[in-house]
Context: one part of a larger RNA
RNA sequence: AGACGGGGACCCACACAAGCGGUGGAGCAUGGGGUUUAAUUCGAUGAUAAGCGGAGAACCUCACCUAGGUUUGACAUCCCGGAAAUCGACUGGAAACAGUUGAGUGCCGCAAGGAAUCCGGUGACAGGUGGUGCACGGUCGUCGUCAGCUCGUGCCUUGAGGUGUACUGUUAAGUCAGCAAACGAGCGCAACCCUAAUCCUAUGUUGCUUUUUCAUAGGAGACUGCCGCCUCCAAGGCGGAGGAAGGUUAGGAUGACGUCAGAUCUGCGUGUCCCUUAUGCCUAGGGCAACACCCGUGCUACAAUGGUCGGUACAAAGGGCAGCCAACCCGCGAGGGGGAGCCAAUCCCAUCAAAACCGGCCUCAGUUCGGAUUGAAGUCUGCAACUCGACUUCAUGAAGCUGGAAUCGCUAGUAACCGUGAAUCAGCUACGUCACGGUGAAUAUGUUCCUGGGUCUUGUACU
Numbered sequence: 001a002g003a004c005g006g007g008g009a010c011c012c013a014c015a016c017a018a019g020c021g022g023u024g025g026a027g028c029a030u031g032g033g034g035u036u037u038a039a040u041u042c043g044a045u046g047a048u049a050a051g052c053g054g055a056g057a058a059c060c061u062c063a064c065c066u067a068g069g070u071u072u073g074a075c076a077u078c079c080c081g082g083a084a085a086u087c088g089a090c091u092g093g094a095a096a097c098a099g100u101u102g103a104g105u106g107c108c109g110c111a112a113g114g115a116a117u118c119c120g121g122u123g124a125c126a127g128g129u130g131g132u133g134c135a136c137g138g139u140c141g142u143c144g145u146c147a148g149c150u151c152g153u154g155c156c157u158u159g160a161g162g163u164g165u166a167c168u169g170u171u172a173a174g175u176c177a178g179c180a181a182a183c184g185a186g187c188g189c190a191a192c193c194c195u196a197a198u199c200c201u202a203u204g205u206u207g208c209u210u211u212u213u214c215a216u217a218g219g220a221g222a223c224u225g226c227c228g229c230c231u232c233c234a235a236g237g238c239g240g241a242g243g244a245a246g247g248u249u250a251g252g253a254u255g256a257c258g259u260c261a262g263a264u265c266u267g268c269g270u271g272u273c274c275c276u277u278a279u280g281c282c283u284a285g286g287g288c289a290a291c292a293c294c295c296g297u298g299c300u301a302c303a304a305u306g307g308u309c310g311g312u313a314c315a316a317a318g319g320g321c322a323g324c325c326a327a328c329c330c331g332c333g334a335g336g337g338g339g340a341g342c343c344a345a346u347c348c349c350a351u352c353a354a355a356a357c358c359g360g361c362c363u364c365a366g367u368u369c370g371g372a373u374u375g376a377a378g379u380c381u382g383c384a385a386c387u388c389g390a391c392u393u394c395a396u397g398a399a400g401c402u403g404g405a406a407u408c409g410c411u412a413g414u415a416a417c418c419g420u421g422a423a424u425c426a427g428c429u430a431c432g433u434c435a436c437g438g439u440g441a442a443u444a445u446g447u448u449c450c451u452g453g454g455u456c457u458u459g460u461a462c463u
Base pairs, nucleotide, nucleotide: 001463002462003460004459005458007457008456009455010454011453012452013451015447016446019410020409021408022407023406026300027299028298029297030296031295032294033293034291035290042053043052064286065285066284067283068282069281070280073125077124078123079121080120081119082118083117086103087102088101089100090099091098092097107114108113127275128274130273131272132271136269137268138264139263140262141260143258148187149186150185151184152183153182154163155162156161167178168177169176193252194251195250196249198220199219200218201217202216203215204214223246226240227239228238229237230236289429302403306362307361308360309359310358311357318349319348320347323342324341328337329336330335369400374395375394376393377392378391379390380389416439417438418437419436420435421434422433
C1' cells in the first nucleotide's frame, strides 16, 4: 500500500422488511447430469453452465457411428498432354461411383496459337469442426451503470509511498459547495444521441367529407427559471404556483482502471504441435430424439373472480413475389378448389385480436374442472414423415383438490392477467426467444437483521 475481521462510523441497492405473483408437489415441453449405446458429436458447470452456442437436428445441417468408395483430391494457383462446352441413352450399384455409347462442334486469330470449360498425368501443394482459449487477435459474461481509477508539477517521507482523492455539508454521482500544501488535468459521472409524452409551422398520397386524427420534416418547451421556508444565507433541501410534463420527465443506447490464466481455436482470423491412400473427401443408412433415476427453465392445470354456448365491442407493432393470398364454392375440420388485388400508409396475412361486456346452462362433484395417454380415420409440407414432423375429427379420458424444507421476480402503466406479430424456416417438435399493444393493482412505518457494494477509520501471526 492492499486484502481480510462473527471491529467501528456513515451511506446505497427489490438486499431485507411491507405487499403481489410464482418455483419446489402433478402432467407435459425443453436443456443438463447420469446410465445405456456401434454412435448417443462437441463446447458451456456456483453467482457468471443447464428453453445456453442452436433465430428451426426427418435427408442436408453433421462435427458422431456402421458400411461402401476415393487419393493432387469437394475447393485455390502453377506445369504437361488431350478434348470445345454441353445435352442425352444403356449396364452394375443403396448411392457415391465404375463401365459402354449417341448427338454436338462454337468464340478470337491469316497461321502458330489463345480464352472459358471438361478429362488424364506430374509434383509443389490443397484439406482438417484434429490438439492447445494456460501461446493469441477479435468478441462476450461478471463485479456494475457500482462511483470509482489515474496523471503532470509542487509539497511531505531515509524509503516503499503519501498528499491531491482527506474533512464539513450536499448529491443518483470523486455531483456540487466550503475549507485544507496543494494547483491543475485525463478516463469514468452528467450532458451531447435515439424513442415516447405537449404545442407550433410547413407539406399531403395510398391517409383525410369538414375540423381533426395520421405521416414526414423543421422548431418550441423544463432551467430549481419564479414564490415561500430551512441551511455557513454556499452547494443544496422541503413546500407551492404556473405547466402536457418538475426537480435525472420515462425508457433505450452508452459499461472507467481493472478482476476472474472467466468463456469462445466448433462464427471468424491466427502462432505452434499433429494427420497426409487419412484425423482429408464423397455416398447410403443410423445417431444427436435412447431411459431404473436426479437437477434447471417453462407451459397447462387443480376450477365458480370459473367452465361452456350464443351475441356484441375496442389495439399496437410487424411481414409479404420461388411471396402474402381476397371474394365465391366444397369439406364437421385440418384443408382443397378458385382466381381478384398487391413489389404494398393502396392489396393480403387479418371483418386483424383475446381477456372485457350482455344473456343462457353447469352448482362444488375428480365434475360440463383438467387434459396426459391410447385407438381409429384424415390433411399438409417435402425425393422421403418407420426410427423422428405439425395439424384436424371422432373416441379414450391419466395424474392433479394449491404443493415439505427451501427458493425466485417485481416499486407504475410496473407486477399480474390477455391476446398479436416477427426472425430462423419447405415443414416443424415454439409451451422458447425477441418485439407489440389491451386490462391493470397492492405495498414501502423503516434500515435492527440476511446478501452485495461504496467512503473513512481500527486490528492483523496474511500478501
The prediction has a mean pLDDT of 84. Small-subunit ribosomal RNA, 3' major domain from Candidatus Peregrinibacteria bacterium CG11_big_fil_rev_8_21_14_0_20_49_14, 463 nucleotides, folded computationally.